[in-house]
Context: one part of a larger RNA
This record gives sequence, C1' cells and structure tokens, in this order.
RNA sequence: UUGGGCGUAAAGAGCGUGUAGGCGGUUCGGUAAGUCUGUCGUGAAAACCCAGGGCUCAACCCUGGGCGUGCGGUGGAUACUGCCGGGCUAGAGGGUGGUAGAGGCGAGUGGAAUUCCCGGUGUAGCGGUGAAAUGCGCAGAUAUCGGGAGGAACACCAGUAGCGAAGGCGGCUCGCUGGGCCACACCUGACGCUGAGACGCGAAAGCGUGGGGAGCAAACAGGAUUAGAUACCCUGGUAGUCCACGCCGUAAACGAUGAACACUAGGUGUGGGCGGAGUCGAAUCUGUCCGUGCCGAAGCCAACGCGAUAAGUGUUCCGCCUGGGGAGUACGGCCGCAAGGCUAAAACUC
Repeated sequence: UUGGGCGUAAAGAGCGUGUAGGCGGUUCGGUAAGUCUGUCGUGAAAACCCAGGGCUCAACCCUGGGCGUGCGGUGGAUACUGCCGGGCUAGAGGGUGGUAGAGGCGAGUGGAAUUCCCGGUGUAGCGGUGAAAUGCGCAGAUAUCGGGAGGAACACCAGUAGCGAAGGCGGCUCGCUGGGCCACACCUGACGCUGAGACGCGAAAGCGUGGGGAGCAAACAGGAUUAGAUACCCUGGUAGUCCACGCCGUAAACGAUGAACACUAGGUGUGGGCGGAGUCGAAUCUGUCCGUGCCGAAGCCAACGCGAUAAGUGUUCCGCCUGGGGAGUACGGCCGCAAGGCUAAAACUC
C1' cells in the first nucleotide's frame, strides 16, 4: 500500500536480443469508440435530505418533493486520444565516401625470462630469514659459458588513452567477422521507445571426458615463530591454473547510479572525425560532431557530494524497496552430474 522512494540509509535485474503489453513525430480529410453536452427511459420500496402532518413532545410513524455518483436509447460538439485513408521529413533506418580501435573467432610465428636435460670451466658451499632451520651440494651443487626440451605469460610502447552491451580485451603476422564515429543530405517515410514472460551472453572458482603441465600454488608434509600457532615467515608440494568439447550461472558482475528522448552558464585537459585561418608540409589558432576526465553557474541533496557523461528540469516503459534478527534460510516447485542456483515464507524475538 490511491503514499513515498531506490549513488552511500531498505531498494536498479550482471548484460543483451526481443514476444505480449504500455507509450509514441508532423499535416490534411473522414469517423465519432474514448471525451464533452441536450433530451428521453430506467435507477423498486424502505433508508438519506427538504417541506407539511399524526401519536400531549421526542424517538417512531404518515404524505409530498428532492436525491439516486450509474446504466441504456436518441440528438448534437470535434480540441485532445483512438480508428480508417492521404501527405510530409526534423525521429528511425538505408546509400555513398572516409576513419580510429587490446571488439570477437581461427591459424601461424617471435624474443626475453623461469625450470629441466646434455656438455665445458670451476670448487665448497648454495639457498633462505628478523635471526635461523628444514632443503640442495664432493655421486661435484651454487656461479659461468655453449647446446637442447617444454609450458605459460607477453617488459618497454602504456596513457589521467582506446574498444566492447556487460563479463571483459594487450608481443607480431595473416584470414574470417561484429559494432562505432564523421562528411554528404541521395533513398525509405514513423518503419520508433521500453520491454512482463522467453531466448542468448556471462570474471574467478568448481564439475565431466580427454590432453598438457614450465612457473605459481588451495590441500598436504616439513622447518621456524609462539604460552599454543591447525596462521602470518621459510623449504617442498598435489588438485588447479593452460588446451578441446560439454556443464555451472554466481560476484564489492560497482559509476554500489535501469533504458530512451528533450531542455538547462561556463572553464580546462585528452582520444577520433570533418570544416575555416595558417604553412611547401606541419606546428599553432579557430568552429563543429562523437567519446573520455577534471573544476564549477543555476538547481538538487540529510550531508557527502552531483552538476550537458546530472544525483538538475520534464516525458515514456521496465525492475526493485517497505524496521532489525530469524533468512536470502525452511518447505514446495523449476534447473544442475555434483557443488549448488533461481523463486521464497512463518513461528519466535527486539
């Protein structure tokens, strides 16, 4: 619960595509369903309101009038909404020409480094810490040089930068491929916005089958520390981390801020495009569109802060909140191989 809200107090769904539905630019004509209006019918009686009357008054009762939000018929109005038809181009889409980018997928390839193996030089230590020890080493380690194997990640460039709907994306090359931005104003002619369900995508960890395994490293073992030390530190080390395919579907999935459109001072940096001035070409100055930061007018806010990338002013649609604990739990249902996920209470208690 006809209310007020959702950056931080409870509250924006992790993100997208889109069904139903809701909402929808400009103009002309038609219609008259919504809407407005006249009139007629109906709207039982009682009740209620007004007037009058009857019981000595009142309550109560009787008579008349009114009321009766509504429904139906009929006549009319046409601003707005709807419906039908015609037109328009400012929304949206397309076309042509440019353009930036770690956007995605696949294949190939490069160098540095770690580890391991082989060989050379070489000898007694190395490693590690607060200090040590476990550990490694005379069966020759550490160090150093040469050769080889293998896996994973890509220093500098690097940005306060870029791309993507989000998750996220970073060596180089090639192939396939998505989206954006700018200029022109050539085409279509409202084709739009949102989006309950639905469908798809979705970090890490985890799961299944097979492969791979250098480094790192839950678990585990040992050494230390300590009153203890199931830790922090050290030496090792298995899942895992990597690949293919299939699951899982969560997160501080965050801008803790849903999407779309319009409007509302400026200043300053930066990425992309186009135009003007300038130049041989640049630099530089300047205008404009798109993105990304900072500071701020008005305004908003409990404050912090936000402030054209709004948390300002409005419109449309969706999601969500309603004291704390119990509890994101139980039960049921759906999904999952499992782990568990989604939906989601109550008793009781403060």
The part of an RNA shown here (small-subunit ribosomal RNA, central domain) has 350 nucleotides and comes from an uncultured bacterium.
It matches the Rfam family "Bacterial small subunit ribosomal RNA". Its family is annotated with structural constituent of ribosome and ribosome in the Gene Ontology.